This is a predicted structure of a 76-nucleotide RNA (c-di-GMP-I riboswitch aptamer) from a Campylobacteraceae bacterium. NCBI's taxonomy places the organism under Bacteria, Campylobacterota, Epsilonproteobacteria, Campylobacterales, Campylobacteraceae.
RNA sequence: AUUGAAAAAUGCCACACCCGUUGUGAAGCGGGGCCGGAAAGCCAUGGGUCUCCCAGGAGAUCGCCAGGCCGCCAAG
Numbered sequence: 001a002u003u004g005a006a007a008a009a010u011g012c013c014a015c016a017c018c019c020g021u022u023g024u025g026a027a028g029c030g031g032g033g034c035c036g037g038a039a040a041g042c043c044a045u046g047g048g049u050c051u052c053c054c055a056g057g058a059g060a061u062c063g064c065c066a067g068g069c070c071g072c073c074a075a076g
Base pairs, nucleotide, nucleotide: 003076012037013036017032018031019030020029021028022027035063041069042068043067045066046065047064048061049060050059051058052057
């Protein structure tokens, strides 16, 4: 440097719900909380689902699936 199952370790994130706040809304953000996650890190690229609407478009969701990019430990 490459590959790397299991175990272990340092840690990480934060479902639902509650409070505040932004938004027409889906939902986002902050605090609490902690169901779970080995990519529950990032990207809206392709689908799915959801919202708004002048029905042709505009948005939300990466903790729905796929894809792309990046990342920690590690026997042999």

Background:
The model forms 100% of the base pairs in the Rfam consensus.